This is a predicted structure of a 476-nucleotide part of an RNA (small-subunit ribosomal RNA, 5' domain) from Phyllobates terribilis.
Lineage of the source: Eukaryota > Teleostomi > Sarcopterygii > Dendrobatidae > Phyllobates.
RNAcentral holds the full RNA, with entries from SILVA.
Context: one part of a larger RNA
RNA sequence: GGAUGAACGCUGGAGGCAUGCUUAAUAGAUGCAAGUAGGACAUGAAAUGUUGUUUCCAGUGGCGGACGGGUGAGUAGCGUGUAAGAACCUUCCCUUGGGAGGGGAACACUAGCUAGAAACGGCUGCUAAUACCCCGUAGACUAAGGAGCAAAAGGAGGAAGCCGUACGAGGAAGGGCUCGCGUCUGAUUAGCUAGUUGGUGGGCAAUAGCUUACCAAGGCGAUGAUCAGUAUUUGGUACGAGAGGAUAAUCAGCCACACUGGGACUGAGACACGACCCAGACUCCUAUGGGAGGAAGCAGUAGGGAAUUUUCCGCAAUGGGCAAAAGCCUGAUGGAGCAAUGCUGCGUGGAGGUAGAAGGCCCAUGGGUCGUGAACUUCUUUUCCCAGAGAAGAAGCAAUAACGGUAUCUGGGGAAUAAGCAUCAACUAACGUUGUGUCAGCAGCCACGGUAAGACAAAUGAUGCAAGCAUUAUCC
Numbered sequence: 001g002g003a004u005g006a007a008c009g010c011u012g013g014a015g016g017c018a019u020g021c022u023u024a025a026u027a028g029a030u031g032c033a034a035g036u037a038g039g040a041c042a043u044g045a046a047a048u049g050u051u052g053u054u055u056c057c058a059g060u061g062g063c064g065g066a067c068g069g070g071u072g073a074g075u076a077g078c079g080u081g082u083a084a085g086a087a088c089c090u091u092c093c094c095u096u097g098g099g100a101g102g103g104g105a106a107c108a109c110u111a112g113c114u115a116g117a118a119a120c121g122g123c124u125g126c127u128a129a130u131a132c133c134c135c136g137u138a139g140a141c142u143a144a145g146g147a148g149c150a151a152a153a154g155g156a157g158g159a160a161g162c163c164g165u166a167c168g169a170g171g172a173a174g175g176g177c178u179c180g181c182g183u184c185u186g187a188u189u190a191g192c193u194a195g196u197u198g199g200u201g202g203g204c205a206a207u208a209g210c211u212u213a214c215c216a217a218g219g220c221g222a223u224g225a226u227c228a229g230u231a232u233u234u235g236g237u238a239c240g241a242g243a244g245g246a247u248a249a250u251c252a253g254c255c256a257c258a259c260u261g262g263g264a265c266u267g268a269g270a271c272a273c274g275a276c277c278c279a280g281a282c283u284c285c286u287a288u289g290g291g292a293g294g295a296a297g298c299a300g301u302a303g304g305g306a307a308u309u310u311u312c313c314g315c316a317a318u319g320g321g322c323a324a325a326a327g328c329c330u331g332a333u334g335g336a337g338c339a340a341u342g343c344u345g346c347g348u349g350g351a352g353g354u355a356g357a358a359g360g361c362c363c364a365u366g367g368g369u370c371g372u373g374a375a376c377u378u379c380u381u382u383u384c385c386c387a388g389a390g391a392a393g394a395a396g397c398a399a400u401a402a403c404g405g406u407a408u409c410u411g412g413g414g415a416a417u418a419a420g421c422a423u424c425a426a427c428u429a430a431c432g433u434u435g436u437g438u439c440a441g442c443a444g445c446c447a448c449g450g451u452a453a454g455a456c457a458a459a460u461g462a463u464g465c466a467a468g469c470a471u472u473a474u475c476c
Stems, first nucleotide, its partner, number of pairs: 001476004006472002009469002013346001015344004019339002021304001026302002030299003035063002040060002044056005070257003079183004084178002088175003093171005099165001101135004111124004141148002154163002184229003191220003196217008233253003236247002239244001259280005282293004310336001312335002318332001319330004349379004359370004384413006393403001420465005427444001433458003441448001
C1' cells in the first nucleotide's frame, strides 16, 4: 500500500447491485417447508329431483417423499483433484421387437362386539381392483447337446387413435468398483499387523478377506509404516511484476452428517434430515398402567459472543413432484423488509459579489487572517414535496404480475431536505496562542511533559479523506 462474511468509536442525504451466526454440530415455543391422481378399486356422503348427472372423501392400490433445501461435526481417506480402467446396476425418458390366454383365494374400508386416560388396538362376518396367487405360453440366462428357473392388467373414449401393462435389444443420463500421480505438522512417535498376507469353495449387481469355512505364513516400514495433533476438499478468492506464500464466506462440483450410538425393512435407488426398530441423554403429556418429540429446512426464541436480519408477499416467472388433462403442492425459487456490511455512480447548489462589513484569532497596534467565505443580486431543480400518466418481465387466439400504482415520463413548488471524521515534533501533507508544570495526560517507533511544551488539554487556523472517517484484529 492492498484486502476482509469483519467488529468498535464519532457521524450519516438518497439510489443501483451484492452480502449478512466466522462463536454453542448448544437447547428448542409457534406457524409453514412433500405431496398428488376419482380416467386403478369397491363402499359411503352431499347436491339436483326422477334416473341421468355432478361434487367430495377416510381406506386399498400407484408414483414421488433417495430430488430440491441445510450444515461442516467427523474424515489425512481412493475423501478429493487429475489421468486411466474392467468384473457391474439403472425407476422415469427415447428408439425398437414380438406379446397380454385361462382360473382362484384373501385383506383393508364399512358393520357388530370389545380393551385402553390417551397413543393405539383385539375378535367375528362381508367385499373390489392396474393389490396377491396358480396354470398355459415367448424370449433373455446357463450349456457341446440337453435340462432347469420363469410373465402380464386394464382405463377413459362413439370410434380412430391415446394413456398404461409384462418380457427382451439398443441409447441417453446417473450410480457402484479398481488403479498411477498430487494432497498439513511431529522421529522428544521406529517398529506395526492375526482376517493380518495369499490360495480354494460359497455369498453380494459386480471385482476383492468385503464376509464365511478350510489350508499356507505371510504383508507394511527411514522413499517415514504405526502412533499423535490439526483439518471437509476442489474450481476459485485476496495479495504479488512474477515466483510464491495465504485462504476455502457468498456461487459451482464432489464427499460426509441429520439429538448421540447401532440396525435393518421397503424400493430402480437409502441403511433414508421432516420413515421404521433398539439403546442412551434431554424435554413434554399421563388416570402412574403407559405414551409423544428431535429446525445443521424458512422465519422466529433463549443461550454463547466483539458480532450477523422479517414469526413478510406470491406461485406471476424459472425449475421440481403427481395427474390423460384442467390443476394441486412447492419457506426451491421470484420478490419485498432490516443493516453504510461492501462495491459503485450522484447530491448537499451554480454565477456575480469588497464597505475586504460585524465577529473570532494573532499582532511589532501599522496591520494580518478566517474570506468571495457570508450578507446581497440572479439562475437552476439532480435530489425533495404535490398532482397526472404508467410499463416490459406473459412463453405468437385469449386469459394469467407477487414485485407494484414500482421503475419511468409529464406538470407545479421552493435553495429549498442533506457534512463529517482523523491528523498537524520527525517518519508524514498540515503552526502559532493560552492553560498545565515529570502532574494531568500522550504514544505505531524514536520519544514528549520537571514554568516560554509547534508532541498533553482548549479555542483559532491548516492538511488529508469524504457519506463516511479513524481504531482494533487477520492475510499478502